A computed fold for a 77-nucleotide RNA from a Rhodospirillaceae bacterium, annotated as transfer RNA. Lineage of the source: Bacteria > Pseudomonadati > Alphaproteobacteria > Rhodospirillales > Rhodospirillaceae. Rfam family: tRNA. Rfam classes the family as a transfer RNA. The sequence was found in a public genome assembly.
[in-house]
RNA sequence: GGCGGGGUAGCUCAGUUGGUUAGAGCGUCGGAAUCAUAAUCCGAAGGUCCCUGGUUCAAAUCCUGGCCCCGCUACCA
Numbered sequence: 001g002g003c004g005g006g007g008u009a010g011c012u013c014a015g016u017u018g019g020u021u022a023g024a025g026c027g028u029c030g031g032a033a034u035c036a037u038a039a040u041c042c043g044a045a046g047g048u049c050c051c052u053g054g055u056u057c058a059a060a061u062c063c064u065g066g067c068c069c070c071g072c073u074a075c076c077a
Stems, first nucleotide, its partner, number of pairs: 001073007010026004019057001028044005050066002053063002
């Protein structure tokens, strides 16, 4: 350099005909329960859906360009 996959909550990840509100587990915080703690149960907070532009009535989802990560491969030395 070429090809492929990926970037969504603090972490690990879902999210298909584009369609009202973006989700799960763990973690965090609050509460219940307990003599107390853990486990358990209930609830809450937490999001630039990587950035940019475009298409569309409507974009995490489709398209252009860019950045970053992973894998394969080629070249040089």